Annotation:
This is a predicted structure of a 140-nucleotide RNA (SAM riboswitch aptamer (S box leader)) from Caldicellulosiruptor saccharolyticus. Taxonomically the source falls in Caldicellulosiruptor (Bacteria, Bacillati, Bacillota, Caldicellulosiruptorales). RNAcentral holds the sequence, with entries from Ribocentre.
[in-house]
RNA sequence: UCCUUAUCAAGAGAGGUGGAGGGAAAAAGGCCCGAUGAAGCCCGGCAACCGGCAAGGCUUUUUUAAAGCUUUGCAAUGGUGCCAACUCCGUCAGAAAGCUUAAAAAGUUUAUAUAUUUUAAGCUUUCUGAGAGAUGAGGA
Repeated sequence: UCCUUAUCAAGAGAGGUGGAGGGAAAAAGGCCCGAUGAAGCCCGGCAACCGGCAAGGCUUUUUUAAAGCUUUGCAAUGGUGCCAACUCCGUCAGAAAGCUUAAAAAGUUUAUAUAUUUUAAGCUUUCUGAGAGAUGAGGA
C1' cells in the first nucleotide's frame, strides 16, 4: 500500500503541563469547538475488537480427547482503540412526508374567490442502500 471481514447505537475528567489552534483523509464550502483556555504530552477515564477465564451448543477427527465454528457471562493487570457535535454536514441512487412555483382538468359560486386532482420544476426533512473513511481482526 492492497484484499477480506465485523463494527461505526451508547460510553468516557470542573486534573497537570502547554500555549493557538482544532474538528483523520475526501472539492469548494458550511457549521461548530477554542484565552471560562485549542493541538501535543502526562495522569485519569470509556469500551470487551483480539487475546484470557467460565459455562452451553454444533461440526469434524487420530473420539476418557483435540481442533474448528458459535452463544452467554466475567475481567481493563495482556494487544489495540477511543474520550464535542451521526463517521459534525458535504458524493450517488431509491422511498416517504411536507412546502413553493407554473400549467391543465373538472366542481361550487352571479362574480371575485376557494379548495380538489394530474403533470412539470425546485426546495426541506426523515429513512434505506451504495461510495468514501475510521477502528479491530485475518491475509498478500

Model confidence (mean pLDDT): 76 of 100.